[in-house]
Molecule: small-subunit ribosomal RNA
Organism: Deltaproteobacteria bacterium RIFCSPLOWO2_12_FULL_44_12
RNA sequence: UAACUGGAGAGUUUGAUUCUGGCUCAGAACGAACGCUGGCGGCGUGCUUAACACAUGCAAGUCGAACGGGAAAAUCCCCGCAAGGGGAUGAGUACAGUGGCGCACGGGUGCGUAACACGUAGGUAACCUACCUGUUGUUGGGGAACAACCUGUCGAAAGACGGGCUAAUUCCGCGUAAGUUGGCAUCAUGAAAAUGAUGUCAAGAAAGAUGGCCUCUGCUUGCAAGCUAUCGACGACAGAUGGGCCUGCGCCCGAUUAGCUAGUUGGUAGGGUAACGGCCUACCAAGGCUUCGAUCGGUAGUUGGUCUGAGAGGACGACCAGCCACACUGGCACUGAAAUACGGGCCAGACUCCUACGGGAGGCAGCAGUGGGGAAUAUUGGACAAUGGGCGAAAGCCUGAUCCAGCAACGCCGCGUGAGCGAUGAAGGCCUUCGGGUCGUAAAGCUCUGUCAGAGGGGACGAAAACUCAGUGGAAAUAAUACUCCAUUGAAUUGACGGUACCCUCAGAGGAAGCACCGGCUAACUCUGUGCCAGCAGCCGCGGUAAUACAGAGGGUGCGAGCGUUGUUCGGAGUUACUGGGCGUAAAGCGCAUGUAGGCGGAUAGAGAAGUCGGGUGUGAAAUCCCUGGGCUUAACCCAGGAACUGCGCCCGAAACCAUCUAUCUAGAGUUCAGUAGGGGAGCGGGGAAUUCCCGGUGUAGAGGUGAAAUUCGUAGAUAUCGGGAGGAACACCAGUGGCGAAGGCGCCGCUCUGGGCUGUAACUGACGCUGAGGUGCGAAAGCUUGGGGAGCAAACAGGAUUAGAUACCCUGGUAGUCCAAGCUGUAAACGAUGGGUACUAGGUGUCGGAGGAAUUGACCCCUUCGGUGCCGUAAGCUAACGCAUUAAGUACCCCGCCUGGGAAGUACGGCCGCAAGGUUGAAACUCAAAGGAAUUGACGGGGGCCCGCACAAGCGGUGGAGCAUGUGGUUCAAUUCGACGCAACGCGAAAAACCUCACCUAGGCUUGACAUCUCUGGAACCUUGUAGAGAUACGAGGGUGCCCGCAAGGGAACCAGAAGACAGGUGCUGCAUGGCUGUCGUCAGCUCGUGCUGUGAAGUGUUGGGUUAAGUCCCGCAACGAGCGCAACCCCUAUCCUUAGUUGCUAACAGGUUAAGCUGAGCACUCUAGGGAGACUGCCGGUGUCAAACCGGAGGAAGGUGGGGACGACGUCAAGUCCUCAUGGCCUUUAUGUCUAGGGCGACACACGUGCUACAAUGGCUGGUACAAAGGGUUGCCAAACCGUAAGGUGGAGCUAAUCUCAAAAAACCAGUCUCAGUUCGGAUUGAAGUCUGCAACUCGACUUCAUGAAGCUGGAAUCGCUAGUAAUCGCUGAUCAGAACGCAGCGGUGAAUACGUUCCCGGGCCUUGUACACACCGCCCGUCACACCACGAAAGCGGAGUAUACCAGAAGUCCCGCCUUAAAACGGGCCCAAGGUAUGAUUCGUGAUUGGGGUGAAGU
Repeated sequence: UAACUGGAGAGUUUGAUUCUGGCUCAGAACGAACGCUGGCGGCGUGCUUAACACAUGCAAGUCGAACGGGAAAAUCCCCGCAAGGGGAUGAGUACAGUGGCGCACGGGUGCGUAACACGUAGGUAACCUACCUGUUGUUGGGGAACAACCUGUCGAAAGACGGGCUAAUUCCGCGUAAGUUGGCAUCAUGAAAAUGAUGUCAAGAAAGAUGGCCUCUGCUUGCAAGCUAUCGACGACAGAUGGGCCUGCGCCCGAUUAGCUAGUUGGUAGGGUAACGGCCUACCAAGGCUUCGAUCGGUAGUUGGUCUGAGAGGACGACCAGCCACACUGGCACUGAAAUACGGGCCAGACUCCUACGGGAGGCAGCAGUGGGGAAUAUUGGACAAUGGGCGAAAGCCUGAUCCAGCAACGCCGCGUGAGCGAUGAAGGCCUUCGGGUCGUAAAGCUCUGUCAGAGGGGACGAAAACUCAGUGGAAAUAAUACUCCAUUGAAUUGACGGUACCCUCAGAGGAAGCACCGGCUAACUCUGUGCCAGCAGCCGCGGUAAUACAGAGGGUGCGAGCGUUGUUCGGAGUUACUGGGCGUAAAGCGCAUGUAGGCGGAUAGAGAAGUCGGGUGUGAAAUCCCUGGGCUUAACCCAGGAACUGCGCCCGAAACCAUCUAUCUAGAGUUCAGUAGGGGAGCGGGGAAUUCCCGGUGUAGAGGUGAAAUUCGUAGAUAUCGGGAGGAACACCAGUGGCGAAGGCGCCGCUCUGGGCUGUAACUGACGCUGAGGUGCGAAAGCUUGGGGAGCAAACAGGAUUAGAUACCCUGGUAGUCCAAGCUGUAAACGAUGGGUACUAGGUGUCGGAGGAAUUGACCCCUUCGGUGCCGUAAGCUAACGCAUUAAGUACCCCGCCUGGGAAGUACGGCCGCAAGGUUGAAACUCAAAGGAAUUGACGGGGGCCCGCACAAGCGGUGGAGCAUGUGGUUCAAUUCGACGCAACGCGAAAAACCUCACCUAGGCUUGACAUCUCUGGAACCUUGUAGAGAUACGAGGGUGCCCGCAAGGGAACCAGAAGACAGGUGCUGCAUGGCUGUCGUCAGCUCGUGCUGUGAAGUGUUGGGUUAAGUCCCGCAACGAGCGCAACCCCUAUCCUUAGUUGCUAACAGGUUAAGCUGAGCACUCUAGGGAGACUGCCGGUGUCAAACCGGAGGAAGGUGGGGACGACGUCAAGUCCUCAUGGCCUUUAUGUCUAGGGCGACACACGUGCUACAAUGGCUGGUACAAAGGGUUGCCAAACCGUAAGGUGGAGCUAAUCUCAAAAAACCAGUCUCAGUUCGGAUUGAAGUCUGCAACUCGACUUCAUGAAGCUGGAAUCGCUAGUAAUCGCUGAUCAGAACGCAGCGGUGAAUACGUUCCCGGGCCUUGUACACACCGCCCGUCACACCACGAAAGCGGAGUAUACCAGAAGUCCCGCCUUAAAACGGGCCCAAGGUAUGAUUCGUGAUUGGGGUGAAGU
């Protein structure tokens, strides 16, 4: 600074991260449609589909001032008796006809068209232009026909035909005409074509109409000739307007369309046209177009513009405007200035209608309207008042153009549905933690306002003209002041919309709010219902009993007369990347070279000026967009002016760059010369080792092969060994991230031929270069063809093994093939997963080939340099990271190739190549929301390293076999209540089911309830007792009245009974809604944090490493430094000692005393008890070790390296267990799922498993005898002595609330005796009988005792468990629970071992590392066939359609030509061309097709 104002992201792949990449969303828009809803107005818009078919009406006429004819109804008059006739008006009207102009405009549609169709800029010296304007000239004089009309004929109609009359601005001659046209001649310009000038010859026009006048002429009233005005007519020139034709440039997709073209390209001549031209014809030539995409196929009107976008772009082409094309389909011409003509004609075709069946008629893609199609698009309206158009002199007529109105929220814009005050925060709804919160100042109520709609009244702008009348002025003409024309003033008249806009008044908050959404994206949350159902969903995803995601409700959010949904376009999407992307591993570098077109290209000087840049100019229609103003109350809308239209043309200028041209240069490139390394290539020849085979010798029983075997070979002599021979293939060592080659690839030696590289030096050429679409060549292995060859190896195949199987891995054999020659194939993880070229950008260190320097006897070594080949590198830089890094994946330039989500698929179809196999090019339908790269943390591995643990091993004893006990499963049952299920359920909950417990079953009862609180009434409570009943219970009888206050009445507390309702109750469900508690990994050594540092980030570091430990225990090191939870320690028991205190304990000394006895006095020394202390810390010594931590050994010590044991359990895992301990949300139940009672069940029993007890015996059983504990329990109790009983037990009652009394006897052990290897003097099940005890009660269903009975069982298959020392094993004792009822459980002590080489293996665990496609994490993930269902696609004998090509047949109308006829043109006949049609043959495309092929998806199966 008028016309600069402009760029946002999110969700979704993962356990998490980052990148790549797709999908999806938020925005804007629409000629829309659909759903719900709907008050008013303004301005716009409204068949996107069937260019499908159309009933009806209207959409193009007009002129009597071009012309000839010419009514009727009705009214009046006359004649007539009437019928009827005549006249006037109607009226020169209506009407039709001739003629002129218009009908080619306006209006509609978008079929066709990929084209000079359109756009833009030009050309036309190659053209036309009615009406209009200007200039100029003319308009003389004759003739004729045909309609109308009259008449006749045919036809149903449409209509047609014959005869006769007639007018004109109709038609035709004649005359004349210039600057018209043509010929000729001359001149001028010009390269030519041609144009112009002059002269001459020839050709070529016309129409009148109306008004007025009488000066001149005629008759003379007035008219006519005439004059005059206006309108016409004709020639010419010019203008304007509108067109025709030509050209440059621009203008969709497909190459799975690569070649197309005979009027094709050009020429000559002719025809034709307004005009150039193969536009057409004849002849001649053989051209023309095309990878800068011809031809063919598909799609499509085009532009201004519209939508979107920051822009560049992308998509679109409704309304409005320009151009084009079309008018039922196809063809054709006529008329005309213009048409090959929407509402004209002819022909053909399809369709519809009429018909008398002979023939006719028609064309809404004009405005309305109808049917049809469709998701879907309006009135058979008014008016010519305005604007515009046609005709006319005009009045005027016509005008579905147009202007208006109607319908539609289809769109944009505006307005309203009220405003203020109003808290008991009403009622009601919803929620609630029950306190309250919220809807909510919202309502009610009070006070106001009056838009819109309603009623009444007033009431426009749009209208100004033309025309008429009156007046004024002027012009032409004239005899003229008439007439005519022009200008101007005044008057009168004209409105569909419409009594509309607008204004005033009246009444009254009265009539006027919905729709979508509320999991995230994305603004907005609760309750109820439902229970992977019903449903939602744009993406991710919700729903399986507490759903903010379904449905309803309350509340909220957004927009608002609309709101959502669907569809479509652009955006976001930098996701086709010009602006503005990529290709090592994500999709993506052709296997490699050579080279055509093309693209790009070194240095110096000069030229012109195509590109480029600057200035000017023309154009870029209007509308639109933008700016500034203005008009409707505002806005939408409209108007004016401007800006802009980024483009194209022309002119002038600049000369750096690019291109071009000219002249030169040597740095790129190349040539010559001298050297040089090499498995570079081809051919020919040669060599030895080894394998195999053959021959011979020696020799004998095996050989071979494997994890182990077998098939196989061998007594017909193998294997082994020696000698000889044959044949084929490959070339050990050297050999090396060494060499060569473009890549594939190349390895014994020699010869011949041959390609390339490198180094050095001088000279030469002078940009000759780089890349390279197509093309061409090379191209491992396998494979193919033909012919050879064939030792070894070895697909297929056979056999043997392995295995559940083993079409495999292993073994024995073995054919193609491997080799050679010639040819084909043309692909590989053809990889550095990295195209080629050039230049630049730190280094270090190898190695190969050369050159130089220095040095040396020389090889080395050293320095410099060129070329190759490697490694390292946080140098910088790049990268998503990994990584790359002068051999780039860095920085730049040039050229080529390639990519654009995964799957389908490198598949199908088509083309090309191939003998085949197959290769190359290469889709779609359908389907998914991912697929993927790199890195991170875990987890896992029949990966690696290190290390632990009764983990294995070494041992001891068991389980698994028997009988019994107990738990579980299963089965059974009316019920066998429920829970627990790998370790970590199963002698578990249950530390104890006869009733109770109890939850289960059967039966009988109760319903405010067995239990709690509240209200009311009555009564104290309570005790004794009868009847019925299985009992609960029911009905009774008797006794009995208390405490506190109060004078009394009465009240109160507690208890009992009754009543009503709030409520109680539930071992009912959900442990996957929960708390608490518990198990487990695991007493494993781990789990984390703060700050710092590293990384884009997830994360890492710390915590890894070297040692060490039981230990993340400690030490050292270290971008880490610290800290927390764990470990350890602190606590308890135990082992030693000290001290304190001694009763109920103890008893050494003293005393007393007994049959005996701490029994008594006494004592506290000892034991012991229970308080307090000490002690052990790697403290000391030696060695090892990093000078450390620590380890090993030793001393001392009761105890030694955490002394032994216990309690103690990190972050977390298992949706582990428990709603039946308790607590608790939600749900369910309420005369029952609650509660009471009796009985039953939890105890069943073909079976299976777990845990135990007792055994199978002599290390034992039995009998008798003799010892030694610890820790506990006891008043509803433990119970002594004594007595009775064989015993269980009974009687009894002392003592004890316990170091006092008691349970209580410890048992193994030891001593003595007996049994003598047996189903026993082992073993004790089972059963019978008799008892004891507890208890209301031992039938179901207790324990114990005695007598009798005397089962299985003689050490236990596969498998499996515990234990490392006071342990295992073995022996008894006690306790809890409990009336009674342990083989279980929890404790206690007695006796008391064996073994551990070691860490390979099994199991579990810790740390580090590695791989991973796993992350509900290996009990993971996941591949293919088969079976079933559905979906789309390919092939297919064929079948059907569409458009198209070629050839032939046929040929309407019509132009043209010819003949004929004739002049005026036709008719008629023939010919060329030619539409529809027919026949035949192709190629293309679509649909369909028994069957078939693979593909995709699917809960689940194999």